[in-house]
Context: one part of a larger RNA
């Protein structure tokens, strides 16, 4: 000098664009953040209409209606958050293949015949609750069996195995098998990836083979048997630290430092472990077990998980609203209408940063008054002010009023912009002035009070402390502290 997710002190007019728990991966009250489909299915409340009975405001029957639940499908593996762990094929880069891939696209073929249940519901019943138990009834795109097989799988090439589901407004949307693609993922390898030797030896599923199991898939991934190997001074093992990268900061570069925001990858979801479902998870707002913690309890037993968005306590030098909207973009479901979406779009708060604008312009010397200094003559503040003549950016008041939306639909928002109006009106501070380093005098103080980045100032004329006048620098900021180059 440059930079910052900064903080602190003094000061503070407006706007645009960004950014905003770096600390306790500490604990969390409350609300919301993942639902949707009636064109898969059974049942069907309220309300309304019609009819009947009459006890005149109720009961029964039918219809419209479609709530709350339930079966079933798809989605809850995305999106959002965090960086604890990890020195590792985790990441980066370049290759490889022994593999899978819901939805989507294209091609080929099919969609036949039957059956048995279980929720919901009804009845009985247990429990304080959470939640159940028993019996009975029922539908389906839920479940099961049989048939068939262009392709498909296995094969000792004889053969063996394997499928489907319908809905409707009749337009279509689906379902099954298979091939190919696309997309996404799994696995493997070369190279690169912090410090410590005051860590020198490490390893028994360890290294390899055979056989088997397991997986979508290669493989000690696992098991049995056999062999005795494998790594290491080119740093194994151990210890410490750390998410990695594109990038960011600095620098002429080489390099050094760093990894907030944005993007890619990884990992985690109270701690530890486990599997289930599924195309995909060993699953943040799913399940089970164990631990700690919190809450409810009738003491028998139960409930919970903000490292989602707000918000609270705590920690801290320090970091925001329990806001609006699905209008846009994107996502999920649905044929669609539409529903959901704290993703997202916006608004609020904060000079936290960057950028822009303003706080007026011109004229104005009797160089006014006042202040300060003085050799008492004057000098300086200083064209500065006043005064006169103008202008109206921004802010303010009134009117109008968008684009963003492709026919409809605008949270933002009566916002931006535009037009008109009034009036210099509402808008300047901070640090420094001994040298480095731009900028000097007076008073006070008297090694005191104090200053200080380094050298150093202060003990009676201090340009170095404190005040004042003047000056220098930067300016809605200016200084200080911290960190990096």
């Nucleotide at each position: 000098g440059a930079a910052c997710g900064a903080a602190c002190g003094u000061u503070g007019g407006c706007g645009g664009c960004a950014c905003g728990c770096u600390u306790a991966a500490c604990a969390c009250a409350u609300g919301c953040a993942a639902g949707u489909c009636g064109a898969a299915c059974g049942a069907g409340a309220a309300a309304c209409c019609c009819g009947a009975g009459c006890u005149u405001g109720c009961u029964c029957g039918g219809g419209u209606g479609g709530a709350c639940a339930g079966u079933g499908g798809c989605a809850g593996a995305c999106g959002g958050c965090u960086u604890a762990g990890u020195a590792a094929c985790g990441c980066g880069u370049g290759g490889g293949u022994a593999u899978c891939u819901a939805c989507c696209u294209a091609g080929a073929g099919g969609u036949u015949u039957g059956g048995a249940a279980c929720a919901a519901c009804u009845a009985u019943u247990g429990g304080a609750a959470a939640c159940g138990a028993u019996a009975g009834c029922u539908a389906a795109u839920a479940c099961c069996a049989a048939a068939u097989a262009u392709u498909c799988c296995c094969u000792u090439c004889g053969g063996g195995g394997g499928a489907a589901a319908g809905a409707u407004u009749u337009a279509u949307c689906g379902c099954c098998u298979u091939u190919a693609g696309a997309u996404g993922a799994g696995c493997c390898c070369g190279c690169g990836u912090c410090g410590g030797a005051u860590u020198a030896g490490c390893u028994u599923g360890u290294u390899g083979g055979u056989a088997g199991g397991g997986u979508a898939a290669a493989g000690g991934c696992c098991u049995a048997c056999c062999a005795a190997g494998g790594c290491u001074a080119c740093g194994a093992u151990c210890c410490g630290u750390a998410g990695c990268u594109g990038g960011u900061c600095u620098g002429a570069g080489a390099g050094g430092a760093u990894g907030a925001u944005c993007a890619g990858c990884a990992a985690g979801a109270u701690u530890g472990g486990g599997a289930c479902u599924g195309a995909g998870a060993c699953a943040c707002g799913g399940c089970c077990c164990a631990g700690a913690c919190u809450c409810c309890u009738a003491c028998g037993g139960g409930a919970g998980g903000c490292a989602g968005c707000a918000g609270u306590g705590g920690g801290g030098a320090a970091u925001a609203u329990u806001g609006c909207g699905c209008a846009a973009u994107g996502g999920g479901g649905g044929a669609a209408a539409c529903c959901c979406u704290g993703a997202c779009g916006c608004a609020g708060c904060g000079a936290u940063g960057c950028c822009g604008c303003g706080u007026g312009a011109g004229u104005g010397a009797a160089g006014a008054a006042g202040g300060c200094c003085c050799u008492a003559g004057g000098g300086u503040u200083g064209u500065a002010a006043a005064a006169c003549u103008c202008u109206u950016u921004c802010a303010c008041c009134g009117g109008u009023g968008a684009a963003g939306a492709u026919a409809a639909u605008g949270a933002c928002g009566g916002u931006a912009g535009c037009c008109g109006g009034a009036g210099a009106a509402g808008a300047a501070g901070c640090c420094c002035c001994g040298g480095c380093u731009a900028a000097c005098u007076c008073c006070g103080u008297g090694c005191c009070a104090g200053c200080a980045g380094c050298c150093g100032c202060g003990g009676u004329a201090a340009u170095a402390c404190g005040g004042a006048g003047g000056g220098g620098g930067c300016u809605a900021a200016c200084g200080u502290u911290g960190u990096u180059c």